RNA sequence: GGAGCGAUCCAGGCGAUCGCCGGCUCUUUGAGCGGGAGGAAAGUCCGAGCUCCAUAGGACAGAAUGCCAGUCAACGGCUGGUGGGGGCGACCCCAAGGAAAGUGCCGCAGAAAAUAAACCGCCGCUCCAUACGCCUCGUGCGCAUUGAGCGGUAAGGGUGAAACGGCGAGGUAAGAGCUCACCGGGCCGGCGGUAACGUCGGUCGCAUGGCAAACCCCAUUCGGAGCAAGACGAAAUAGGGAGGCAUUUGAGGGCUGUCCGCCCGAGCCUCCGGGUAGCGUCGCUCGAUGCGCGAAGCGAUUCGCGCGCUAGAUGAAUGAUCGCCCCUCGCGUUUCGGCGACGAACGCGAGUACAGGACUCGGCUUACGGAUUCUCCGACC
Numbered sequence: 001g002g003a004g005c006g007a008u009c010c011a012g013g014c015g016a017u018c019g020c021c022g023g024c025u026c027u028u029u030g031a032g033c034g035g036g037a038g039g040a041a042a043g044u045c046c047g048a049g050c051u052c053c054a055u056a057g058g059a060c061a062g063a064a065u066g067c068c069a070g071u072c073a074a075c076g077g078c079u080g081g082u083g084g085g086g087g088c089g090a091c092c093c094c095a096a097g098g099a100a101a102g103u104g105c106c107g108c109a110g111a112a113a114a115u116a117a118a119c120c121g122c123c124g125c126u127c128c129a130u131a132c133g134c135c136u137c138g139u140g141c142g143c144a145u146u147g148a149g150c151g152g153u154a155a156g157g158g159u160g161a162a163a164c165g166g167c168g169a170g171g172u173a174a175g176a177g178c179u180c181a182c183c184g185g186g187c188c189g190g191c192g193g194u195a196a197c198g199u200c201g202g203u204c205g206c207a208u209g210g211c212a213a214a215c216c217c218c219a220u221u222c223g224g225a226g227c228a229a230g231a232c233g234a235a236a237u238a239g240g241g242a243g244g245c246a247u248u249u250g251a252g253g254g255c256u257g258u259c260c261g262c263c264c265g266a267g268c269c270u271c272c273g274g275g276u277a278g279c280g281u282c283g284c285u286c287g288a289u290g291c292g293c294g295a296a297g298c299g300a301u302u303c304g305c306g307c308g309c310u311a312g313a314u315g316a317a318u319g320a321u322c323g324c325c326c327c328u329c330g331c332g333u334u335u336c337g338g339c340g341a342c343g344a345a346c347g348c349g350a351g352u353a354c355a356g357g358a359c360u361c362g363g364c365u366u367a368c369g370g371a372u373u374c375u376c377c378g379a380c381c
Stems, first nucleotide, its partner, number of pairs: 001377004006373005012325007020036002023033004038354001042365002045363005050226004057260004062222005067081005082096001083094004097217002102215002104211003119157002121153007129145002132142003135138001165183002168180003184206001185204008230282004240272006252264004289308008327351008336343002
């Protein structure tokens, strides 16, 4: 200098002037004092608190999760492991239950895509033909090749993402777990580990290809709606006409997507015409809270002590300008340091991202500038 990887940290500071939104105080149409976004406030993807519905029932449907152990208020998060995979490495990734419950699918190619099969090839037998050799000269025998038929084989070729364990030797007419060694696999047992699992031994010639991000099966979990929840106050829903349904054999409403079941229940629905309100307060920020130190643990995390209070707006504030400083980059200068690569000081100029609360937390994901540390490679001294 280049390429990359995880983790941690920062997200400018001070002052002046002019503004914006809350709070407190005062002599109250003003003044003073003090406060005012983030690591993601974002997406709203998970999990909770809180609130209401009947404290929440049964069945079905549906959804989510899916190696083991731990952690947490909870989780689909996090931590540590196991197994598998990727990278030279720092490190990273895994939708990782079941394919002997059932159903289904496996395009093209290929003989065959799952109760295996036979295109080429290899081998045996029979027949025909041809060439050659032999002598007993025959419709003889031997051998070779081509062709046809019957049969054996699954080593080899070829197809495919995948071909019914792999590879070598023996064996055979040729072959084949047919037999054997090794590897892989199933089953059983010993040992280690909380477990996932690992390892060793025995046994079985191998006994069921892949896909569940196809349906499905298994296990576990899940009631609904959300601060426009909800509570209180003020005011109103008045009065009138027409029609329909119902009044315990109950219309209508609520509880869940459906059914059951449960609860409320004397009014309800449609039309005509007409009136009022569409505001305020609370919920609202002290909380699974923040920071520091110590202890336990590999860690997530937990416990103890001390200190602190840090936006609560509602069309929605948190801004703008100037000056100085910090940081980064570029250029230049030097009676500076150094053998040198280079460093230091000074001057000038430029730059400083992504983005903004709306009930509150814990995560995840996405956006984004810089610094430090770490890995690999190259060059120079």
Overview
Bacterial RNase P class A from a Polyangiales bacterium, 381 nucleotides, folded computationally. The RNAcentral record of the sequence draws on ENA. It matches the Rfam family "Bacterial RNase P class A". The family's RNA type in Rfam is ribozyme. The model forms 99% of the base pairs in the Rfam consensus. Model confidence (mean pLDDT): 76 of 100.